Predicted 3D model of a 73-nucleotide RNA (transfer RNA) from Mogibacterium sp. The sequence was found in a public genome assembly.
[in-house]
RNA sequence: GCAGUAAUAGUUCAGAAGGAAGAACAUCGGCUUGCCAAGUCGAAGGCCACGGGUUCGAUUCCCGUUUACUGCU
Numbered sequence: 001g002c003a004g005u006a007a008u009a010g011u012u013c014a015g016a017a018g019g020a021a022g023a024a025c026a027u028c029g030g031c032u033u034g035c036c037a038a039g040u041c042g043a044a045g046g047c048c049a050c051g052g053g054u055u056c057g058a059u060u061c062c063c064g065u066u067u068a069c070u071g072c073u
Stems, first nucleotide, its partner, number of pairs: 001072007010025004019056001027043005049065005
């Protein structure tokens, strides 16, 4: 330099035929216990990496950029 893959909650990851986002763990609260842990119920937490384009509508499609990883030279 070229090609490919990935970027979504604090963390690890789903989701995508375009109709607007979910799980587990973690955090906080209730119940339970003499206390802790465990269990159980609930809550909060996301400008879906960034900038454009298409569309009535984009996390999803198109273009560019950034970062990480892999391969080739």

Rfam family: tRNA. By type it is a transfer RNA.